[in-house]
């Protein structure tokens, strides 16, 4: 560090309007499933106060996705298995 099994795990409208319902329409919110930029560092060009490539997040952006409960969650613990 990897797969599985059990645990523990936030945030944010049970929003408004149409409709009988099935669904449709606004609008206002969270970031911890994934995803987008990104620092210092390093390397190369150039000989320079500059380009160019790489580069982390829990930081940013909300594209995803969520906003009662359920479900899922990053991310910590408990065991297991395999491989380097």
């Nucleotide at each position: 560090g990897c797969u599985c099994u059990c645990u523990g795990g936030a945030g944010a409208a049970u929003c408004c309007c149409g409709g009988c319902a099935a669904c449709g329409g606004g609008u206002g919110c969270c970031g911890a499933a994934g995803g987008u930029g990104u620092a210092a560092g390093u390397g190369g060009c150039a000989g320079a106060u500059g380009c160019c490539a790489u580069g982390a997040a829990u930081c940013u952006c909300u594209c995803a996705g969520g906003c009662a409960a359920a479900a899922g969650g990053a991310c910590a613990g408990u065991g297991u298995g395999a491989a380097a």
Molecule: Glycine riboswitch aptamer
Organism: chicken gut metagenome